[in-house]
RNA sequence: GGAUAGAGGCGCGGCGCUCAUGCGUACCGCGGGACAAGGCCAGGCAGCCGUCCCACGGGAGAGGGUGCGCCGCCGAAGGUCAAGCGGCCUGCCUGGGCCGUUUUUCCUGGGCCGGGGGAUAACAUCUCACGGACUGUCACGAAAGUGGAGCGCUAUCC
Numbered sequence: 001g002g003a004u005a006g007a008g009g010c011g012c013g014g015c016g017c018u019c020a021u022g023c024g025u026a027c028c029g030c031g032g033g034a035c036a037a038g039g040c041c042a043g044g045c046a047g048c049c050g051u052c053c054c055a056c057g058g059g060a061g062a063g064g065g066u067g068c069g070c071c072g073c074c075g076a077a078g079g080u081c082a083a084g085c086g087g088c089c090u091g092c093c094u095g096g097g098c099c100g101u102u103u104u105u106c107c108u109g110g111g112c113c114g115g116g117g118g119a120u121a122a123c124a125u126c127u128c129a130c131g132g133a134c135u136g137u138c139a140c141g142a143a144a145g146u147g148g149a150g151c152g153c154u155a156u157c158c
Base pairs, nucleotide, nucleotide: 001158002157003156004155005154006153009074011073012072013071014070015069016068017067019065027058028057029056031054032053033052034051035050038049039048040047041095042094043093044092045091046090077108078107079106082103083102084101085100086099087098088097089096109135110134112132113131114130116128117127118126119125137148138147139146140145
């Protein structure tokens, strides 16, 4: 240097079911009231639609999550940069936004806790850097301890 097999633990990801949130919201029906220009991401062209509020009767879903189970795993995976492709935002054009996916750049050993930034309807949850102790691992050290990073570590074989 190569091959194979492994370890870390509130470990990682995917799928299914479930429960809550979403929400008495959107929306639908019916009745009443007010108003005149606008609304459908921005501009252009076209198309479509009156708009808002109140009461009553009905009344969701998605995205994001909890728990359980199953499956695949231990750069598991996550984030980030740039580009391509696809979908949605009334149709087309030019932009923009969001989501998914592929390739790429760089970052992160792991989960937990803390205040903060971002995403989100959200105090749920996710995510980012920072700080903290912990944990696995290696190096140094008599020890206490200190330091490093997964391009690492352990075992076997070549």
This is a predicted structure of a 158-nucleotide RNA (Lysine riboswitch aptamer) from uncultured Lawsonibacter sp. Rfam family: Lysine riboswitch aptamer. About the family: Riboswitches are metabolite binding domains within certain messenger RNAs that serve as precision sensors for their corresponding targets. Allosteric rearrangement of mRNA structure is mediated by ligand binding, and this results in modulation of gene expression. This family includes riboswitches that sense lysine in a number of genes involved in lysine metabolism, including lysC. Its mean pLDDT, the model's own confidence on a scale to 100, is 85. RNAcentral holds the sequence, with entries from MGnify. The organism belongs to Lawsonibacter, within Bacteria.